[in-house]
RNA sequence: UAUUCGGAGAGUUUGAUCCUAGCUCAGAGUGAACGCUGGCGGCGUGGCUAAGACAUGCAAGUCGAGCGAUAAAACCCCUUCGGGGGUCGAAAAGCGGCAAACGGGUGCGUAACACGUGAGCAACCUGCCCUUAAGUUGGGGAUAGCCAGCCGAAAGGUUGAUUAAUACCGAAUGUGGUCCUUUUUCGCAUGAGAAAGGUACUAAAGCUUGUAACGGCGCUUAAGGAGGGGCUCGCGGCCUAUCAGCUUGUUGGUGAGGUAACGGCUCACCAAGGCUAAGACGGGUAGCUGGUCUGAGAGGAUGAUCAGCCACACUGGAACUGAGAUACGGUCCAGACACCUACGGGUGGCAGCAGUUUCGAAUCAUCCACAAUGGGCGAAAGCCUGAUGGUGCGACGCCGCGUGAGGGAUGAAGGCCUUCGGGUUGUAAACCUCUGUCGUUAAGGAGCAAAGGCUAGGUUCAUAGCCUAGUUUGAGUUAACUUAAAAAGGAAGCAGUGGCUAACUCUGUGCCAGCAGCCGCGGUAAUACAGAGACUGCAAGCGUUACUCGGAUUCACUGGGCGUAAAGGGUGCGCAGGCGGUUAAUUGUGUCAGGUGUGAAAUCCCGGAGCUCAACUCCGGAACUGCGCCCGAAACUGAUUAACUAGAGGCUCGGAGAGGUAAGCGGAAUUCCAGGUGUAGCGGUGAAAUGCGUAGAUAUCUGGAGGAACACCAAAGGCGAAGGCAGCUUACUGGACGAGAUCUGACGCUCAGGCACGAAAGCGUGGGGAGCAAAAAGGAUUAGAUACCCUUGUAGUCCACGCUGUAAACGUUGUACACUAGGUUUUGGGGGAAUCGACCCCCUCAGGGCUCAAGCUAACGUGAUAAGUGUACCGCCUGAGGACUACGACCGCAAGGUUAAAACUCAAAGGAAUUGACGGGGGCCCGCACAAGCGGUGGAGCAUGUGGCUUAAUUCGAUGCAACGCGAAGAACCUUACCUGGGUUUGACAUGUAUUGGACAGGGUGUGAAAGCACCCCUCCCUUCGGGGCCGGUACACAGGUGCUGCAUGGCUGUCGUCAGCUCGUGUCGUGAGAUGUUCGGUUAAGUCCGUCAACGAGCGCAACCCCUGUUCUUAGUUGCCAGCGAGUCAUGUCGGGGACUCUAAGAAGACAAACUUCUUUUAGAAGUGGGAAGGUGGGGAUGAUGUCAAGUCAGCAUGGCCCUUACACCCAGGGCUGCACACGUGCUACAAUGCCUAGUACAAUGGGGCGCAAUACCGCGAGGUUGAGCAAAUCCUAAAAGCUAGGCCCAGUUCAGAUUGGAGUCUGCAACUCGACUCCAUGAAGCCGGAAUCGCUAGUAAUGGCGUAUCAGCUAUGGCGCCGUGAAUACGUUCUCGGGCCUUGUACACACCGCCCGUCAAGUCAUGAAAGCCGGUUUUGCCCAAAGUAUGUGAGCUAACCGUAAGGAAGCAGCAUCCUAAGGUGAGGCUGGUGAUUGGGACUAAGUCGUAACAAGGUAGCCGUAGGGGAACCUGCGGCUGGAUCACCUCCUUU
Repeated sequence: UAUUCGGAGAGUUUGAUCCUAGCUCAGAGUGAACGCUGGCGGCGUGGCUAAGACAUGCAAGUCGAGCGAUAAAACCCCUUCGGGGGUCGAAAAGCGGCAAACGGGUGCGUAACACGUGAGCAACCUGCCCUUAAGUUGGGGAUAGCCAGCCGAAAGGUUGAUUAAUACCGAAUGUGGUCCUUUUUCGCAUGAGAAAGGUACUAAAGCUUGUAACGGCGCUUAAGGAGGGGCUCGCGGCCUAUCAGCUUGUUGGUGAGGUAACGGCUCACCAAGGCUAAGACGGGUAGCUGGUCUGAGAGGAUGAUCAGCCACACUGGAACUGAGAUACGGUCCAGACACCUACGGGUGGCAGCAGUUUCGAAUCAUCCACAAUGGGCGAAAGCCUGAUGGUGCGACGCCGCGUGAGGGAUGAAGGCCUUCGGGUUGUAAACCUCUGUCGUUAAGGAGCAAAGGCUAGGUUCAUAGCCUAGUUUGAGUUAACUUAAAAAGGAAGCAGUGGCUAACUCUGUGCCAGCAGCCGCGGUAAUACAGAGACUGCAAGCGUUACUCGGAUUCACUGGGCGUAAAGGGUGCGCAGGCGGUUAAUUGUGUCAGGUGUGAAAUCCCGGAGCUCAACUCCGGAACUGCGCCCGAAACUGAUUAACUAGAGGCUCGGAGAGGUAAGCGGAAUUCCAGGUGUAGCGGUGAAAUGCGUAGAUAUCUGGAGGAACACCAAAGGCGAAGGCAGCUUACUGGACGAGAUCUGACGCUCAGGCACGAAAGCGUGGGGAGCAAAAAGGAUUAGAUACCCUUGUAGUCCACGCUGUAAACGUUGUACACUAGGUUUUGGGGGAAUCGACCCCCUCAGGGCUCAAGCUAACGUGAUAAGUGUACCGCCUGAGGACUACGACCGCAAGGUUAAAACUCAAAGGAAUUGACGGGGGCCCGCACAAGCGGUGGAGCAUGUGGCUUAAUUCGAUGCAACGCGAAGAACCUUACCUGGGUUUGACAUGUAUUGGACAGGGUGUGAAAGCACCCCUCCCUUCGGGGCCGGUACACAGGUGCUGCAUGGCUGUCGUCAGCUCGUGUCGUGAGAUGUUCGGUUAAGUCCGUCAACGAGCGCAACCCCUGUUCUUAGUUGCCAGCGAGUCAUGUCGGGGACUCUAAGAAGACAAACUUCUUUUAGAAGUGGGAAGGUGGGGAUGAUGUCAAGUCAGCAUGGCCCUUACACCCAGGGCUGCACACGUGCUACAAUGCCUAGUACAAUGGGGCGCAAUACCGCGAGGUUGAGCAAAUCCUAAAAGCUAGGCCCAGUUCAGAUUGGAGUCUGCAACUCGACUCCAUGAAGCCGGAAUCGCUAGUAAUGGCGUAUCAGCUAUGGCGCCGUGAAUACGUUCUCGGGCCUUGUACACACCGCCCGUCAAGUCAUGAAAGCCGGUUUUGCCCAAAGUAUGUGAGCUAACCGUAAGGAAGCAGCAUCCUAAGGUGAGGCUGGUGAUUGGGACUAAGUCGUAACAAGGUAGCCGUAGGGGAACCUGCGGCUGGAUCACCUCCUUU
């Protein structure tokens, strides 16, 4: 300067988050296949499976100008007219030459010099072709064909006679060649070239037009070339070590043979080598390459079509011919298969082109032509050519074109949806205007044709050759292309629409049918199934399936990791290997630069060009990142040499230490033995028991025995490589450290394999054995208890020697070196300062700890003892389970260890942290939660509700707390929803339309249980005269449903809980979920308040505001009240009056920790005192945060959806909801003397009253009846009881208690039988204070006494809701029970502990291991037999050419023999596959069995290794770990 290229993510683990990690998707591609669909053309492409088997046709012939003979046809001659002869001709066949080794097919084999690339051959061959040189002389003997004979079914064979050659054989010549000798030049060794000389050997073929040629084509010898081939070597490219050792022609040598040629290629002899961890040998798989696909690239996968190389031709073996083959369409042999046969014998090889069959998901015409390109033969014409050129079939692929264009709104109809208004399909259609690509019809008509042939001309000696002109040759072609005509006419589908991923609604279905790539949809409102409409994407295609790459940085060279996610070897030493300090020199291995050869073509890329464009094709360039050679550079790296001292090691001095091994010694304690004292217990536990003890234990004293372990010191301490190491002394011994700076001079670091060490348990042999203690026994606990607890107790624990070789062998952190802020403590050493000497203090080296900066990390954390920043080397990981497993191998006495898969299953498994919830975790706090008290329930009888049972029905709902005197504030009918029976069907009720009729109502009759049905009587109003109002009948829309779903809902309610909590904005912290605020210290009834604080504020809750009540005041006094005044009464606010009081009902006041004292941070507040009616929210009520329980209610009401419609609706009668072996809840009454009975007597409040409350009077024992003054109420009606006084009862089933039953009544009501209440008389049951357990209550409360009221005709009310009277006791306190709040901790829970989850057993399905064996494949090896064939030997039989007069020879053949050897037979192995009674574990499967092992301290902390035991999870022993909670102590650290 110019140019080019260039990288996307998403879903899925969780309540949520970050990370790790796998699975899946979106892209591109294909020789494809399948499903649905399909207009045209161009260019390509098409048996990937059975290298299975093949009918039929074709695919290699040609040359008469090499040769003999010769048919037909033609011409000529002769003719006796029958024919004969000759010429020409050249079919079919033969001899001979060349080709047939090319072209075409396939990919079996092959892991190899097969291929690719680059070299080499001084170790080689080469027909046809080209160039050069020399020749081509003269003879001979046969043979096929043909003819004749014979054999055979055929294929074919055989005998005899005869003949030619460019067939065959001698001879001559020798340009040359081969051989020998000498000289010389050159080279990388063996060697190569040239020159000279020598004698020996060594060649040939002819044909041809023409008058002829020095023409042409051939032949022979030799040299060279081109092209082709052979051989050798470096480098490169698959898997497996669960293949570790392989090899006897093997490795080399000498000699020989053989080959075109080198060579163990082959043979004889000699030597004992050769290959291998940089992977030999073995096994598996596979043609290799250019390229192709993908990818940003690096890579990964692949090797169709085209091109190069190789291998193969039914399977195996072998040679012949030839320049070339061990020969696809040749030969011989063996085998398998198939065909023909006269049964004697023969024939065949489509992996050539078509085609058939089989196989398979799957792959075409038994086509045309040699016109072109190319090949073979020929002098040529020409012949042959399934090579090739073309056409056909297939949407198999790529590319191009079309199926119309413009206008067109009443936004038509139809479809779909709908909130019923409309929306959408949709300018889409219809309709109007226009165009004519493709297809159709008709007509026309390029290029592929150049050469060659023929004719003529020119040049020429020439008809050779060359040039020119004319003419001739086209399979495809009914094509391309051009023109014309008609007509929108003939031409659109496929997949998808939950997210990823563009695109949504309705209907059907109801965990069914089905979908699904992953996550996942479907159990009655499915955008996920099926259909429809609409929409989205692509389009003559669209989807699916299979496979490859990508995404996947998910094997990481580019470009990952290993504390806890998978992953550091248990530890050290150390060979190979890898890496390596400072200085200098040499070299030039790696490295870098320049040049050169090669890297086939095609392909890819770029620039052009040709088909109308494109695909396609052509031209040019670039590129081919590689390899070889030449010439340079010298920094780094390597090598060699010489030095250095900073790494490493040695030396001297010194101190520290549970470092190791061995021997000896010591005291305390346990146990045992003996003796003494002594007496009834001891021991053990949560509590007990087993056990020991009157035969004297335990206790205590003395003496003795024996084994094991070493209190205090002791520590966070010390030492060691790790495991590990602890009384004291001695001996031997390893390592580290400090100081000195004397020596060596890189001697170093790491380390696969290897070697050594290696806790505990365990094993072997021999000892020892006190205590402890697997197993075992017994006792407890328990539902069970193969356990935890207790009493015993054996291996073992100890020693010696040997084995084992594993642990949570952990700092879950490999070793070594360097660097990177601090603080503090401790162990060992050194130095300084100071001191009389020390301590304290400062500096430093080596260790042990804590804390923290930067950095790193997913976070937790780590942080000079790194998990920071770098370097070197080793080990290891790649989803979870299966699996620390199986098989195999190695080790071990065994137990077992090391190494280490697959099938199959899943879409997760996992790490860290967060918020909750939970804990038989911790701390703090509260509550009638416990405790302290009072009274109850649970026992009795009855009432009432529930369950259960029963029933025709016993309607329905409510079910732990939070259902059960609940819905129900009142079931005889009604209610009523249930049952039985009888009835009605536009309906008992609403609205509308049409039609009809007339009032309706009312009265009556019949039937009937009633409802109902049937019938009779009686009958309107308004009017603009149209009709309207009202009502009935009929018909249609519709009504109706206490039918279902409270898990579709609204509303309402319960509950935690009147608990103190629940949140938000902004800010800050964290990658994030989230945190902070809201925690902490106090305080409160309270997240109440104060203080502090990265928080500052705010909201819903708390409190207060509201109501009642307690005190006072003001105002107002009727129906209330009556002190004072007056009147009156037997008596009473009765009356006049009064407002003082009570009261009523409106408004005020009052209480706020206000005052004082004390405590406290002098805050919040607490304790006390006074005052006050009231004192610390005065008492009570209303008021219920965010949320939880799919809590309750579709039967209170409302309501979506579903269901019924002469019934699941409606009416009526009767029955039922009241039913009774039983169980539970809630109550009432009692059991008596604090009582009961009788008599007398005192004091309330809330309330209610017109279909009502009812006084008074009378009647009745009474319930009640008759009567009815007063009152719509502070006016009238309604009354207390306990209490008090007096008397009786005298502890009993009673003068307690009242159930039950009998009789007689009253009241309500249409009606008291089922089934009401009350009264009276009589009867007089259980019950004498209640087991386990359990409930309420903290003051006007509990307890106790009565009164009122709603519902209601009456009542089951002893219930509910209220009212007043009398009126207590106790609270030390928070250990425990229950519930709740806050903080913290653990978690494998998140449906949140009613959680999660483990193992055996049982059932089903699947894959897999073992297994007596059985059946195959492959391979090795011994032996036997041995075809064809080469070679060698022999060759008595046979034989034309040459020699010889002849005999004979030379040469050759048949035959025979030997070696080798395919196939075959037989024996023994190796590897591998299938199958296999039985058997082992594994995986999976909504609701099986047994337990509960783990997760919380998981209720015995868990886990690791090992050993024993047990239905099972598991339990126990020994050692280890924290990946254990909690409490206390110690130590250290941070801050002050």
A computed fold for a 1536-nucleotide RNA from Opitutia bacterium SCGC AG-212-L18, annotated as small-subunit ribosomal RNA.
Rfam family: Bacterial small subunit ribosomal RNA. Its family is annotated with structural constituent of ribosome and ribosome in the Gene Ontology.
Lineage of the source: Bacteria > Pseudomonadati > Verrucomicrobiota > Opitutia.
The prediction has a mean pLDDT of 82.